Source information: The part of an RNA shown here (large-subunit ribosomal RNA, domain III) has 385 nucleotides and comes from uncultured Marinicella sp.
[in-house]
Context: one part of a larger RNA
RNA sequence: GAGUAACGAUAAAGGGGGUGAAAAACCCCCUCGCCGGAAGUCCAAGGUUUCCUCGUGCAACGUUAAUCGGCACAGGGUGAGUCGGCCCCUAAGGCGAGGCAGAAAUGCGUAGUCGAUGGGAAACAGGUUAAUAUUCCUGUACUUUUAUAUACUGCGAUGGAGUGACGGAGAAGGCUAGGUCAUCCGGGUGAUGGUUAUCCCGGUCCAAGCGUUUAGGUAGUGUCCUUUGGCAAAUCCGGGGACAUAAUACUGAGGCGUGAUGGGGAGUUCAAUUGCGAACGAAGUGAUCGAUGCCAUGCUUCCAGGAAAACCUUCUAAGCAUAGGUAUAUAAGAACCGUACUGUAAACCAACACAGGUGGACAAGAUGAGAAUUCUAAGGCGCUU
Numbered sequence: 001g002a003g004u005a006a007c008g009a010u011a012a013a014g015g016g017g018g019u020g021a022a023a024a025a026c027c028c029c030c031u032c033g034c035c036g037g038a039a040g041u042c043c044a045a046g047g048u049u050u051c052c053u054c055g056u057g058c059a060a061c062g063u064u065a066a067u068c069g070g071c072a073c074a075g076g077g078u079g080a081g082u083c084g085g086c087c088c089c090u091a092a093g094g095c096g097a098g099g100c101a102g103a104a105a106u107g108c109g110u111a112g113u114c115g116a117u118g119g120g121a122a123a124c125a126g127g128u129u130a131a132u133a134u135u136c137c138u139g140u141a142c143u144u145u146u147a148u149a150u151a152c153u154g155c156g157a158u159g160g161a162g163u164g165a166c167g168g169a170g171a172a173g174g175c176u177a178g179g180u181c182a183u184c185c186g187g188g189u190g191a192u193g194g195u196u197a198u199c200c201c202g203g204u205c206c207a208a209g210c211g212u213u214u215a216g217g218u219a220g221u222g223u224c225c226u227u228u229g230g231c232a233a234a235u236c237c238g239g240g241g242a243c244a245u246a247a248u249a250c251u252g253a254g255g256c257g258u259g260a261u262g263g264g265g266a267g268u269u270c271a272a273u274u275g276c277g278a279a280c281g282a283a284g285u286g287a288u289c290g291a292u293g294c295c296a297u298g299c300u301u302c303c304a305g306g307a308a309a310a311c312c313u314u315c316u317a318a319g320c321a322u323a324g325g326u327a328u329a330u331a332a333g334a335a336c337c338g339u340a341c342u343g344u345a346a347a348c349c350a351a352c353a354c355a356g357g358u359g360g361a362c363a364a365g366a367u368g369a370g371a372a373u374u375c376u377a378a379g380g381c382g383c384u385u
Stems, first nucleotide, its partner, number of pairs: 013031006032382004040362004046342002050340001051076003055073003061069002081142002083338003087120003093114003099108003123140005143334011154320002159315004167302004173295003178289005184203005189197001205263002209258005216251004220245008229237002267280004303306001348357002364376003
């Protein structure tokens, strides 16, 4: 220079009350404004206590003040057979007994062993905490393992076979979530010109499971005979043949019934206020629109021809047949790890409480072809001079 520039999005504040030494900024209330395919909600990654506290505090941190805070101190908080991992299985890829190469270090690689971003059993609705909940509680379920009992019985694998098992594009159909309108139920009657009415406001709901079955989709099915194939065997699969049959089997959203004599529910009554409540509880129907969700890994079509293995089903080999298997019932078990909070951000990556960057899911109303636009709901904010 200079007490100058700046104080980090121009989404915006105003009033009343409280606390306090002190209030533009903290708490409560009433208005106003902003976002609303987000500036809301739920996950993944990452962070690692930042979560909660009728606990305390303000030196430093906060671009100002601070009674406030993601700050300091103290105490508290994460509850699982079913969610995710662990576990079983494999992909790219890694490692790699023997082995090959190399002077060596080491490189490559068979058997194998790891490796999810993929495949593999099973839970929903409501309630509850200051802070957790598909984890606790209430109600109603389901899966799997082991043991025992009963009944029936050829069981058995690291082997065979099936299945698992998959691309792009397109079209039509059936549904549901959800919305809207009416119905029904409860409440209201206006300080201003009018409004007891064809008025206004709010609500009109509920899962998994179990039973039944549909729109639709797929395949012919069953019995018997035969056998260069499936590295051995096979009653299985594949090939060949005969007979019977016209429907049958499998799959399948959704609907209906049950679940529910339950839950939730606008509101009403009582209690009580600085904060935290308790009891009771109405209606619950119909029409219409309608998904990018489900049926659907379906169907049609195209060429570029679109993972693997385990689980599962079945077949036998060795072997066993007091075993083993199937069904039903009962009993017991289901360990360990994660679970707070943030997560288009002041908590992650950017030296910062940085106008940058950051994968997935949900998707209300009016307008509209629309996830555009503008205005709104739920919800959240007014961006720390």